Description: Model confidence (mean pLDDT): 83 of 100. This is a predicted structure of a 1468-nucleotide RNA (small-subunit ribosomal RNA) from an uncultured bacterium. The RNAcentral record of the sequence draws on ENA and SILVA.

RNA sequence: GCUUAGAGUUUGAUCCUGGCUCAGAGUGAACGCUGGCGGCGUGCUUAACACAUGCAAGUCGAACGGAACCUUCGGGUUUAGUGGCGCACGGGUGAGUAAUGUAUAGCUAACAUGCCCUUUAGAGGGGGAUAACAGUUGGAAACGACUGCUAAUACCCCAUACUCCUUCUCAUUAUAAGAUGAGUCGGGAAAGUUUUUUCGCUAAAGGAUUGGGCUAUAUGGUAUCAGCUUGUUGGUGAGGUAACGGCUCACCAAGGCUAUGACGCCUAACUGGUCUGAGAGGAUGAUCAGUCACACUGGAACUGAGACACGGUCCAGACUCCUACGGGAGGCAGCAGUGGGGAAUAUUACACAAUGGAGGAAACUCUGAUGUAGCAACGCCGCGUGGAGGAUGACACAUUUCGGUGCGUAAACUCCUUUUAUAUGGGAAGAUAAUGACGGUACCAUAUGAAUAAGCACCGGCUAACUCCGUGCCAGCAGCCGCGGUAAUACGGAGGGUGCAAGCGUUGUUCGGAAUUACUGGGCGUAAAGCGCGCGUAGGCGGUUUGUUAAGUCAGAUGUGAAAGCCCCGGGCUUAACCUGGGACGUGCAUUUGAAACUGUCAGACUUGAGUAUUGGAGGGGGUGGUGGAAUUCCCGGUGUAGAGGUGAAAUUCGUAGAUAUCGGGAGGAAUACCGGUGGCGAAGGCGACCACCUGGCCAAAUACUGACGCUGAGGUGCGAAGGCGUGGGGAGCAAACAGGAUUAGAUACCCUGGUAGUCCACGCGGUAAACGAUGAGAACUAGGUGUUGGGACGGUCGAUCGUCUCAUUGCCGCAGCUAACGCAUUAAACAUUCCGCCUGGGGAGUACGGUCGCAAGAUUAAAACUCAAAGGAAUAGACGGGGACCCGCACAAGUGGUGGAGCAUGUGGUUUAAUUCGAAGAUACGCGAAGAACCUUACCUAGCCUUGACAUUGAUAGAAUCCGAUGGAAACAUUGGAGUGCCAGUUUACUGGAGCUUGAAAACAGGUGCUGCACGGCUGUCGUCAGCUCGUGUCGUGAGAUGUUGGGUUAAGUCCCGCAACGAGCGCAACCCUCGUCCUUAGUUACUAACGGUUCGGCCGAGGACUCUAAGGAGACUGCCUUCGUAAGGAGGAGGAAGGUGAGGACGACGUCAAGUCAUCAUGGCCCUUACGGCUAGGGCGACACACGUGCUACAAUGGAUAGGACAAUGAGACGCAAUACCGCGAGGUGGAGCAAAUCUAUAAACCUAUUCUCAGUUCGGAUUGUAGUCUGCAACUCGACUACAUGAAGCUGGAAUCACUAGUAAUCGUAGAUCAGCCAUGCUACGGUGAAUACGUUCCCGGGUCUUGUACUCACCGCCCGUCACACCAUGGGAGUUGAUUUCACCCGAAGCGGGGAAGCUAAACUGGCUACCCUCCACGGUGGAAUCAGCGACUGGGGUGAAGUCGUAACAAGGUAACCAAGCC
Repeated sequence: GCUUAGAGUUUGAUCCUGGCUCAGAGUGAACGCUGGCGGCGUGCUUAACACAUGCAAGUCGAACGGAACCUUCGGGUUUAGUGGCGCACGGGUGAGUAAUGUAUAGCUAACAUGCCCUUUAGAGGGGGAUAACAGUUGGAAACGACUGCUAAUACCCCAUACUCCUUCUCAUUAUAAGAUGAGUCGGGAAAGUUUUUUCGCUAAAGGAUUGGGCUAUAUGGUAUCAGCUUGUUGGUGAGGUAACGGCUCACCAAGGCUAUGACGCCUAACUGGUCUGAGAGGAUGAUCAGUCACACUGGAACUGAGACACGGUCCAGACUCCUACGGGAGGCAGCAGUGGGGAAUAUUACACAAUGGAGGAAACUCUGAUGUAGCAACGCCGCGUGGAGGAUGACACAUUUCGGUGCGUAAACUCCUUUUAUAUGGGAAGAUAAUGACGGUACCAUAUGAAUAAGCACCGGCUAACUCCGUGCCAGCAGCCGCGGUAAUACGGAGGGUGCAAGCGUUGUUCGGAAUUACUGGGCGUAAAGCGCGCGUAGGCGGUUUGUUAAGUCAGAUGUGAAAGCCCCGGGCUUAACCUGGGACGUGCAUUUGAAACUGUCAGACUUGAGUAUUGGAGGGGGUGGUGGAAUUCCCGGUGUAGAGGUGAAAUUCGUAGAUAUCGGGAGGAAUACCGGUGGCGAAGGCGACCACCUGGCCAAAUACUGACGCUGAGGUGCGAAGGCGUGGGGAGCAAACAGGAUUAGAUACCCUGGUAGUCCACGCGGUAAACGAUGAGAACUAGGUGUUGGGACGGUCGAUCGUCUCAUUGCCGCAGCUAACGCAUUAAACAUUCCGCCUGGGGAGUACGGUCGCAAGAUUAAAACUCAAAGGAAUAGACGGGGACCCGCACAAGUGGUGGAGCAUGUGGUUUAAUUCGAAGAUACGCGAAGAACCUUACCUAGCCUUGACAUUGAUAGAAUCCGAUGGAAACAUUGGAGUGCCAGUUUACUGGAGCUUGAAAACAGGUGCUGCACGGCUGUCGUCAGCUCGUGUCGUGAGAUGUUGGGUUAAGUCCCGCAACGAGCGCAACCCUCGUCCUUAGUUACUAACGGUUCGGCCGAGGACUCUAAGGAGACUGCCUUCGUAAGGAGGAGGAAGGUGAGGACGACGUCAAGUCAUCAUGGCCCUUACGGCUAGGGCGACACACGUGCUACAAUGGAUAGGACAAUGAGACGCAAUACCGCGAGGUGGAGCAAAUCUAUAAACCUAUUCUCAGUUCGGAUUGUAGUCUGCAACUCGACUACAUGAAGCUGGAAUCACUAGUAAUCGUAGAUCAGCCAUGCUACGGUGAAUACGUUCCCGGGUCUUGUACUCACCGCCCGUCACACCAUGGGAGUUGAUUUCACCCGAAGCGGGGAAGCUAAACUGGCUACCCUCCACGGUGGAAUCAGCGACUGGGGUGAAGUCGUAACAAGGUAACCAAGCC
């Protein structure tokens, strides 16, 4: 000085764990759409695949001879060849290489170094060749062969040379190693060129530079690679090298490496750096720079200062090309370029002007290094696509609530500017005298004219940005969650908007977020995770104290950490990118100086850790042997007789051949009742009768001793329940498998009867468990309280025994603290510490393959492909339970009467039909919508018609309205005749206007019982008249939530009381409202009539206002009073009272549930139809009929039927009406019309009572069905009305399983009235009164509900969730007879070139003890044969796994899941 961000997704909701995904940055990128300019960079990541063509390394005549040409004859130019230097640099690529590499720091006294610099010394004398060239000659060519001539700075010899090399000697140092100095035998040099000067040559020393070698540290993965190694490890000697060295060879020894990972396999050039990141880290190693390696593949050397050599040589191989077939040539991983591969990567350009390199004395030549240009938005940076004004907010487009709104000052239009563009002119720096590829480039000036220049993605949330249309789980989208099934902000299009911008998106990949491998910086009771438990090796860690040392540690200094890059401060291009100067940084390594606290080393001491000795103590600790009693079973005997046994109930089974039962005796095996206890012991597994012996550990107390001897513990080793295996015993009971009986739809189960392994013993093996405290071991520290076991001390007491303290063990409660919560809490899951083990999403899978172990079963170690977006923990609210507790309800029970059987009525389903219109569907559809289907209704069908329409608004035109007809037709309708002229106002002849009505062109529109009740309003059903449902504030909890509302009582009630971290409040309950029941007051007609009078004897009349009643208002009931129980609320009983504990009934229905019902009451969004899905008319249908169901009516009879007589209501209705008396008809009814718009008039109430009859029958029960004849309503009773009379006289004799209603004026039973309505299919519905019961012990059970609690894997909430086989499809994978390929390795064979060794009788001019060669030998590439290992591909068949739409079979798990579940093991 800089610096740290999160979000979505598991759930009904919450917290946590945990994965997946996103937002950021980067890229040598690619793809899609689009594309104006400039600057600076970058550009085969794939096939180290193959390459046409051109170029990329030459130069020197001042080394040499020659040839050709020119010549001013002085010479000059060119250069094939000899010679020198260079070609080992520069340029490319990353195949190989996990160390022979690289990085950093060192060492080299164990070394080399051309050109360059400095210094010293020198360069004397000789010699013979050879290319070129000439001639001859071979070959197609490449390329040669022979003969002859010639030069040099080419080559050779001699001389000289102190330091060089070498042999030996001496001296010094410190004796060895070595170093230095002196001397000595032997050996080794040279070249010239130029007119001069130069430039060169030789030797030696020094420097510089560049290299060689060595060491340490660091530098991938894998242990499912654990052992590797024979030149291997070391030594001696020799060889070799510039140099050390097994580098090589001979001999000797047997070593060397490895858990701190040898050896093997896979992958990979390394670094500075680059990207990311707050950092630590992680990933990466393009461009630039340093190092290495490679140059078609493999091998090899030569030359040289330097190579085992990219554009050199030789050999082998593959490939390509030329060929005259005999032979030859080649190597772009240099620059361009081509083909190929690939998603993908450029010009066969210009120039040596600059920088640099090679040669040269130099001029200069060469340079695909380099500098430039070209191509590419591949990246970074900069600029532009115009600016100002401009509202009537134009048009188009989109939307709309139809008013408008958005695009939008945006455009048009006016004024202005010219970056850019185009054209013309000028014109650099880069260079210092000359020389400029770039380049007439940058830049400058002038002219023209807004002129040439905007796209891409996105708009459900994350994530900035919204509407319309289309589509209809289709088409499609999607990074995650997810969207789409007719109103999609999520698909496609459009308008609008948001973001970025010459780019924008997508895809791939890296880091980040991810504290999701946690060093910084995580965890392991229940989420993944503590080894089953000990002992113990290596390792890690380690008590107190003194000294020492300086390895760790700390501080300073020095060297290094290349440059570039990053960072800071400056500078240069108009700015920036870019370039450049300086600084800082580079956290590292090394050397050195110091410090000495801590850790370590060494030495000494200590006692508290640890241990030993002594005295006591408790104990189901272990092992061996022995001894008991109870019980089961079996055997024998006695008694005794028909059953026993077993279960929910049974049966199999045992028993008359004597069971069970009972008594006595005997046999045998296993287990040890009571004591027995969150009591004891043990490391864990585990251990329980008693006695004896052997034996391990633990505890306490007091002293003595040793003196850190300790803790943990990878590998290792031992123990290790049950089940299992082997061998041999034993076998009473129990009991896998198995058999039988039951249960069941099935029952390979649960239950029962039997029953074998096994269980027991001995000796071996095996080595796993939910081996659990789901909690590794050790030690220290941190409030308490209360039990318990085993010891000890102190105090009190005569004592039994009590109290206090203390050590060890084992429990419970609880503070701080911790925890996601639950919970833990001195026996930690607190706080800090040492060591070990283990975890990193779910599934696949503790599986496959491989290894190890095992007799086997199997154990252990332990993946991947693929698949999902979750899986999971704790807690919360609900719901549910074949969980629990409490309470209520005609819920059961106790009763009464029904339904289910019959006939009929009615509704529904089904079927039928042209249509049988539509809706309602468990409870909560089905005498429901419908309180009235013959037409109408009517929505359905057939047929005939209409098209601004039957209806509404606007409306040109015509007419008053209206009334009466005629023809056709089924009618609608069509055609047509006649009558008729109104009201109001102006005006008043005429005419005009207005209101209502009729007609009506054209158009807006009407209309729809068409769809969606899953788009809605309203209304309704149901839970349920159940007692609940919530809120504010406070408090508790991280939170969802809780508390309140729970608890103890009480109530019909969340009703009230008490208590309480709650205090209050709201919607519900109750009350307020209506009716009934008693009384009072007021009023007294149409109602009433006690007293009085009259009477036709009827409250009929006068009269009365008492009574009944009517209808207004009051009173009354409140647990108020008494007794008793209770703290209270309240309960029980009683009195009084018409009524008593809510007096009875009604209306009244909390928050909500069922996507409950209704678009066909109505209203309404959207969609659909518009000469029809609208409208009118006639006829038909809604009434069909094999059948099934619901709701009812009538019955089956004597508590009855029939006949006759007699008595008593209430509600309600009535003018398009109710209708009396009277007459007619058997009757329905008819005639007629008194009275009544009603307390006045209009209706026989019935059951009931009395009397008679019927006498138990299909009847004098029952009335269906059918025939005939009628009545009434109505245009019209055929389909299809009701009623009447006569005749007919069906089923049915009380109803299976099952099921419904009702608790008092109720059930049952009896009739009456009303709505709808012309009539009526009404036995329905709604009201009214009459008569009028039985029963309730009680809450075990069924159903429903409420409260609390518990479990849960449910939350669409048990009609839930969910498991496995089988069948089908697809996917990846294991095994697999084998087969194919690759790689590595071993053995043997062959053995090119070449180095090395040998080497001629061959060759050789000089030098010759010479040189060279053929040839031989060792080593050896490629190749061949055989074996082994590893990896990969394919593979008939086969194993399991995963995923799939509503498949099949069962129901294993979740609730006590209906047999509690789970773990290990065995059998089926």